[in-house]
RNA sequence: GAUUUAUAAAGAAGAGGCGAGAGAAUAGGCUCUAAGACCCUCUGGCAACCGCAAGCAAACUGAAAGGUGCCAAAUCCUAUCCCAACUGAGGGAAAUAUAAAUU
Numbered sequence: 001g002a003u004u005u006a007u008a009a010a011g012a013a014g015a016g017g018c019g020a021g022a023g024a025a026u027a028g029g030c031u032c033u034a035a036g037a038c039c040c041u042c043u044g045g046c047a048a049c050c051g052c053a054a055g056c057a058a059a060c061u062g063a064a065a066g067g068u069g070c071c072a073a074a075u076c077c078u079a080u081c082c083c084a085a086c087u088g089a090g091g092g093a094a095a096u097a098u099a100a101a102u103u
Stems, first nucleotide, its partner, number of pairs: 001103008013043005021032003026079004044071003049067002052062002075095001080092003083088001
C1' cells in the first nucleotide's frame, strides 16, 4: 500500500518552541489564526479497538498497567442517490480517519 469487519452527533488542554497560514485531497461555504493558529516537544487528560480481570464460551460487566488512537466546530458542512420543500444538524452511498485481522 491492498482487502475484510467495526466505529465515527459523545468525550478530553496546559506549558514551552516555532512563526503563517490551518481545517485530508479538488471546488464552494463557513470557521480558527500575530490576543500566535497549524505543527513539534513535555506534561496532563479522554476513550475503551486490541490486550487485561471476570465468565466454559458468546454477550454483558469492570479497571485503565501495556499496544494504538484522539483532545475547535457532526469526519466543520456541502458535492452523488433517495425523501422533504424554500431550503432539512433527514436517510443511504462514496471518500476519509481509527482499530483489529489477513495479505
Predicted 3D model of a 103-nucleotide RNA (SAM riboswitch aptamer (S box leader)) from Adhaeribacter aquaticus DSM 16391.
The coordinates come from a structure-prediction model, not an experiment, and the mean pLDDT is 86.
Of the family's consensus pairs, 97% are formed in the model.
The source organism's lineage runs through Bacteria, Pseudomonadati, Bacteroidota, Adhaeribacter and Adhaeribacter aquaticus.